Description
This is a predicted structure of a 109-nucleotide RNA (Glycine riboswitch aptamer) from a Gammaproteobacteria bacterium. The prediction has a mean pLDDT of 81. Lineage of the source: Bacteria > Pseudomonadati > Pseudomonadota > Gammaproteobacteria.

RNA sequence: UCGGUCUGCACGGAGAGAGUCCGGUCGCGCGCAGCGUCAAGCUCCGCGCCGGAACGCCGAAGGCGCAAAUUCCGCCCGGAAACGCUCAGGCACACGAACGGCAGAUUGU
Repeated sequence: UCGGUCUGCACGGAGAGAGUCCGGUCGCGCGCAGCGUCAAGCUCCGCGCCGGAACGCCGAAGGCGCAAAUUCCGCCCGGAAACGCUCAGGCACACGAACGGCAGAUUGU
């Protein structure tokens, strides 16, 4: 110098439901309505929240597969992938995120 591995970062980083339904809870927060001496406060309901169900959809953590097409390992075989599947994960923002960038540690030539 180049490469491998690990760690870190207010760094860049795509896609697809801020979906629907059911149940629970008004302890807390927000909101609507009612009661109240219109004050303190009380009540009801909705949302947030918790649990569950059936669908729709996405692929770039992880996982699985090379069955078809494509690409790569020069070709076959075999293997691999940003390809396929969608188990897991995800479907406003945020977080996360393959990959990239930077920094550090370590290691090989």